[in-house]
Context: one part of a larger RNA
């Protein structure tokens, strides 16, 4: 000097409490452990793994496994010899990968010796590896924490390790700032400075809009404790109140300090060392990652009436769209299918917003709920058996609200409704976004967990 105490003051944070909704109980969807398996590829493992990498496993992806082929290797690069084309096409034989055979083509430039590009055989140096070590590493990342901190210079104490300053009155969301102090500056956090949002001005405007007005490209204005009171130490700075669209950081985001976990990642990437090099490389067929006595996590969708179920020209907003979005029209119960305007989009479309409202059912395992099954279909895609989604008939489980314990969340938030994107041939209860309805409650900091200062103890370091 730190660490740490079931020491001690003072103090914050949905931490308690105070609500409101939840999970844990069902069914299913995903992930995860275990199990099993030829193989279930690999990592992630307390908080801070577990709907995490993967923004999408039928085949590709794929990194496993079978089983049948390859070896200088249809991923590169250089050297040496042989070649005449390379490319295209066709048969056969096979799961294919591939071999085999035939057609078809006969490259450029030139001083005629040659060089150039290309194929393929041979060889060579050499490629390759998602093989090991994240405890060799970069380089990104999490995580205490958006907490208020972590330090240097010079000076001054102290043999020194080191301290002071950063402590101490006070204040703040803050080492924020104000007063005092051997200390006096200063840096890298804090706030500001940037986006977006709420009023308002000015303003280019088409596809918008008859004007205005709503939109809307740029541009600015306007919020600073700037005005009043109260109290305060005359200071910071706090309480009230005015005007104000907005008030004391207005809401919101980006922004993540020295450093901590030898956290995490050699399978994004790069990489030092080891290792295979006829194979741990490279191609192919199928199969597997999707198995199932468990058991955990994260969600979905009930159990009903604040609800089902018919019915109905209410009302968003984010974004998307040329291998694409499709109005409209015809079949069809629908999935979806045949025609087919227009739109490279503020013009066209995807689009139907849904909770709303109107009626109707009467408290049942129901007209709640929809897993399972059984049949028939549509559509993506070379192929839905292993393993894809939708849609129609019929089947109607478990579940009447959930111990023990556990989570979120303080306002336009939580409940709750629906839209919309990226990935993507096809496939979302997950992710990322958007808007509509819109609540409860905080007495306080005794306690629980988590931090920050300042002080005490110590057989820790």
């Nucleotide at each position: 000097u730190g660490a740490c105490g079931g020491g001690g003051g003072c103090c914050c944070g949905c931490a308690c409490a105070a609500g409101c909704g939840g999970u844990g109980g069902a069914g299913c969807a995903u992930g995860u452990g275990g199990u099993u398996u030829a193989a279930u590829u690999c990592g992630a493992u307390g908080c801070a793994a577990c709907g995490c990498g993967a923004g999408g496993a039928a085949c590709c992806u794929u990194a496993c496994c079978u089983g049948g082929g390859u070896u200088u290797g249809a991923a590169c690069u250089g050297c040496u010899g042989a070649g005449g084309a390379c490319c295209g096409g066709u048969a056969u034989a096979g799961a294919g990968a591939u071999a085999u055979a035939c057609c078809c083509u006969u490259c450029c430039c030139u001083u005629c010796g040659g060089g150039g590009a290309c194929u393929u055989c041979a060889g060579u140096a050499g490629a390759g590896g998602u093989g090991c070590u994240g405890c060799a590493u970069g380089g990104c990342u999490g995580u205490c924490g958006u907490c208020a901190g972590c330090u240097c210079g010079u000076g001054c104490c102290g043999u020194g390790a080191g301290g002071u300053g950063u402590u101490g009155g006070g204040u703040u969301a803050a080492g924020u700032c104000c007063c005092g102090c051997a200390a006096c500056g200063a840096g890298c956090g804090c706030a500001a400075c940037c986006c977006c949002u709420a009023c308002c001005c000015c303003u280019a405007g088409u596809u918008g809009c008859a004007c205005u007005c709503u939109c809307a490209c740029a541009g600015g204005a306007g919020a600073c404790u700037g005005c009043c009171u109260c109290g305060g130490a005359u200071a910071a700075g706090c309480c009230g109140g005015a005007g104000g669209a907005a008030g004391g950081u207005g809401g919101g985001g980006a922004u993540g300090a020295c450093g901590u976990c030898a956290a995490g990642u050699c399978a994004u990437c790069a990489u030092g060392g080891c290792c295979c090099u006829u194979a741990u490389g490279g191609g192919c067929u199928g199969g597997g990652c999707u198995a199932c006595a468990c058991a955990c996590g994260u969600g979905c969708u009930a159990c009903a009436a604040u609800g089902g179920c018919g019915g109905u020209g209410a009302c968003a907003a984010u974004g998307g769209g040329c291998a694409g979005c499709a109005a409209c029209u015809c079949a069809g119960c629908a999935a979806u299918g045949g025609g087919a305007a227009g739109c490279u989009a503020a013009u066209c479309u995807c689009a139907a917003a849904a909770a709303g409202c109107c009626g109707u059912c009467u408290c049942a395992g129901u007209u709640c709920g929809g897993a399972u099954u059984g049949g028939g279909c549509u559509c993506u895609g070379c192929a839905a058996c292993u393993c894809g989604a939708g849609c129609c008939c019929a089947u109607g489980a478990a579940g009447u609200u959930g111990g023990a314990a556990u989570c979120g969340c303080u306002a336009g938030u939580a409940a709750u409704c629906g839209c919309g994107g990226a990935u993507c041939a096809g496939c979302a209860u997950g992710c990322c976004g958007c808007g509509g309805u819109g609540a409860a409650u905080a007495c306080g900091u005794u306690c629980c967990c988590g931090g920050g200062c300042c002080u005490u103890g110590u057989a820790c370091a």

A computed fold for a 461-nucleotide part of an RNA from an uncultured prokaryote, annotated as small-subunit ribosomal RNA, 3' major domain. Its mean pLDDT, the model's own confidence on a scale to 100, is 82.